Context: one part of a larger RNA
RNA sequence: GGCAAUUCGUGGAUGCCUUGGCAUGUACAGGCGAUGAAGGACGUGGCACGCUGCGAUAAGCGUCGGUGAGGUGUGAGCAACCUUUGACCCGACGAUUUCCGAAUGGGGAAACCCACUCAUCCUGUUUAUCUCACAUCCGUGAGGUAAGCGGGAAACGAGUAUCAUGCAUCUGAAUAAAAUAGGAUACAUGAAGCGAACCCGGCGAACUGAAACAUCUCAGUAGCUGGAGGAAAAGACAUCAACCGAGAUUCCGUUAGUAGUGGCGAGCGAACGCGGACCAGGCCAGUGCCUUCAUUUCAACUAGCAGAAGCUUCUGGAAAGUAGCGCCGUAGCGGGUGACAGCCCCGUAUGCGAAAGUGAUGAUGAAGGACUCGAGUAGGGCGGGACACGUGUAAUCCUGUCUGAACAUGGGGGGACCACCCUCCAAGCCUAAAUACUCGUACAUGACCGAUAGCGAACUAGUACCGUGAGGGAAAGGUGAAAAGCACCCCGAUGAGGGGAGUGAAACAGUACCUGAAACGGAUUGCCU
Numbered sequence: 001g002g003c004a005a006u007u008c009g010u011g012g013a014u015g016c017c018u019u020g021g022c023a024u025g026u027a028c029a030g031g032c033g034a035u036g037a038a039g040g041a042c043g044u045g046g047c048a049c050g051c052u053g054c055g056a057u058a059a060g061c062g063u064c065g066g067u068g069a070g071g072u073g074u075g076a077g078c079a080a081c082c083u084u085u086g087a088c089c090c091g092a093c094g095a096u097u098u099c100c101g102a103a104u105g106g107g108g109a110a111a112c113c114c115a116c117u118c119a120u121c122c123u124g125u126u127u128a129u130c131u132c133a134c135a136u137c138c139g140u141g142a143g144g145u146a147a148g149c150g151g152g153a154a155a156c157g158a159g160u161a162u163c164a165u166g167c168a169u170c171u172g173a174a175u176a177a178a179a180u181a182g183g184a185u186a187c188a189u190g191a192a193g194c195g196a197a198c199c200c201g202g203c204g205a206a207c208u209g210a211a212a213c214a215u216c217u218c219a220g221u222a223g224c225u226g227g228a229g230g231a232a233a234a235g236a237c238a239u240c241a242a243c244c245g246a247g248a249u250u251c252c253g254u255u256a257g258u259a260g261u262g263g264c265g266a267g268c269g270a271a272c273g274c275g276g277a278c279c280a281g282g283c284c285a286g287u288g289c290c291u292u293c294a295u296u297u298c299a300a301c302u303a304g305c306a307g308a309a310g311c312u313u314c315u316g317g318a319a320a321g322u323a324g325c326g327c328c329g330u331a332g333c334g335g336g337u338g339a340c341a342g343c344c345c346c347g348u349a350u351g352c353g354a355a356a357g358u359g360a361u362g363a364u365g366a367a368g369g370a371c372u373c374g375a376g377u378a379g380g381g382c383g384g385g386a387c388a389c390g391u392g393u394a395a396u397c398c399u400g401u402c403u404g405a406a407c408a409u410g411g412g413g414g415g416a417c418c419a420c421c422c423u424c425c426a427a428g429c430c431u432a433a434a435u436a437c438u439c440g441u442a443c444a445u446g447a448c449c450g451a452u453a454g455c456g457a458a459c460u461a462g463u464a465c466c467g468u469g470a471g472g473g474a475a476a477g478g479u480g481a482a483a484a485g486c487a488c489c490c491c492g493a494u495g496a497g498g499g500g501a502g503u504g505a506a507a508c509a510g511u512a513c514c515u516g517a518a519a520c521g522g523a524u525u526g527c528c529u
Base pairs, nucleotide, nucleotide: 001528002527003526004525005524006523007522008521009520015514016478017477020449021448022446023445024444025443026442027441028440029438030437031194032193039100040099041098042055043054044053046078047077050074051073061094062093063092064091065090066089070082071081072080105114106113107112115160116159117158118157120153121152122151123150124149125148126147127146128145129144130143131142132141133140134139162191163190164189165188166187168185169184170183171182198229199227200226201225202224203223209216213263239246240245250277251276252275253274254273260268261267281430282429283428284374286371289369290368291367292366293365294364295363296362300358301357302356304352305351306350310325311324312323314321326343327342328332334346335345336344379403380402381401382400383399384398385397386396389415410425411424412423413422414421465472466471485513488500489499490498491497
């Protein structure tokens, strides 16, 4: 040095576990904000570092309910306290709620700086007035109240942004007067900002595909932007159909990858009809409709309550396991308890419950509001766009521009166009449900994951750390049933670490803690060199 066996270390795989995730279903909710939001900064505890809670009333204050013996969060410990005169905890409603932030008095390098006015308090003066004393003819003195004009003080408090609308006042052009537009001021009401997706408008790509590329496609997608709601949008036929008829809109299945469209390439791609989901119709001067508010009705929700039935034996550290004999069940879902429990605990089936708040539905009342059947419209020319339809035979719809009817004896449509025929009545308004989505709440479920998995995050996680910044972004779970977390002794430096002793079922379970693989590093023994 090699090989083998044994043994120890290192390391943290594997097994088992789960506080955390993922997905789905049902129901609910679908908003918060100038009464200052979302999100933060800074504070706040007896000792207090992070998280959580809270706000100078600061891990909290009050009221009303629930509950009933312990409590002062995570988070041990000490101290000091609270509590059957009901603490802690849970629910509802209130109070407080620093500073920043739409941030809104002005400024600003967010959490900071600087103001003004009013109010408050003190004080001077003028006027009026009241009370008292003196004097009682005027008046003088003290105190108080009200108003006006000044000065001062410094804590607390309130107001002071912009825009829109309404109303009032003062003003005010072109244009002589008047008027209007406009301006200023006061008051009142509203807006703003945030939020996951869903919805409706406006603007609107490119990579890509066409095996290149330009029409085309990707795609009216991504992105930007305006607006709204719990849904939005659409909607009550100037619609389809085909000579029979249907009867608002929306969504699903089918029709159908059909008819079409298309450098007839790549591709794009209907409708009628049929079957379903859901169904609802109204209004334009009124016994009507719409909106808001109030009262009332009454489910449900926001704390909770009751809730059946088991003992013994054996093994064991421990019984829920073994054995024996029972019981309940509208409850044998599930979880916990020292191993596997229907009958030990929490629960489960079932039944019950609200002072307060929210409140579907219905009823009643009050207040307010809208509105004359639709002309610069239909149609036409030019240029575009939307329709499955790329200008095409291109109907239909929208309109930038130029034009421009009829008036129910009328008008639109039926895919160029004309006639006949059929059908409908534009240029006004409203409308639930079926449909879309999930930041979120509750419950339930899983041939979903089980710590390199599952959310990035089971743990101080969008943390530490990186970056000027936009942004990027981790690692990290497990003693034991119970800390019973090793009193005491010894070696050592009053160490680290270890040896005894003790606890424990186990300490090769000792907080570098379940199991403890491999690589890797030693030790012992044997053999070989």
Molecule: large-subunit ribosomal RNA, domain I
Organism: Sphingomonas dokdonensis